[in-house]
RNA sequence: UUCUUCGGGGCAGGGUGAGAUUCCCUACCGACGGUGAGCCCGGCUGAUGCCGGGGAGUCCGUGAGCUGCCUGCGGCGGCUGAUCCGGUGUAAAUCCGGAACCGACAGUACAGUCUGGAAGGGAGAAGAA
Repeated sequence: UUCUUCGGGGCAGGGUGAGAUUCCCUACCGACGGUGAGCCCGGCUGAUGCCGGGGAGUCCGUGAGCUGCCUGCGGCGGCUGAUCCGGUGUAAAUCCGGAACCGACAGUACAGUCUGGAAGGGAGAAGAA
């Protein structure tokens, strides 16, 4: 560089109503890369140690979505969600405990969870040449 494959989960139960998985009570879900507290698990070693794996929705980025410009496959820009308290400790934005919070667009009784664009796109992962 080219090719192949893979690449997102979730309203159980109840209330109101003519009608709601959309409102209310409650329930449930967490893409990809990085960081990964001197952490955890497994294997090997006499041992130092080495190898493999795991570990954040709200810390740093990415993606989808919306949008501007360029004639355009496409390219270059812009916009785009949410965390605190306590504990341990030399050190915690990631561990432990507790309490919170967040979730594109279109449709429809107001949707993170239904249906649709989408048998699409995609961060990226694995493999082959």
A computed fold for a 129-nucleotide RNA from uncultured Eubacterium sp., annotated as FMN riboswitch aptamer (RFN element). The model forms 100% of the base pairs in the Rfam consensus. The prediction has a mean pLDDT of 82. Its Rfam family is "FMN riboswitch aptamer (RFN element)". Its family is annotated with FMN binding in the Gene Ontology. NCBI's taxonomy places the organism under Bacteria, Bacillota, Eubacteriales, Eubacteriaceae, Eubacterium. The RNAcentral record of the sequence draws on MGnify.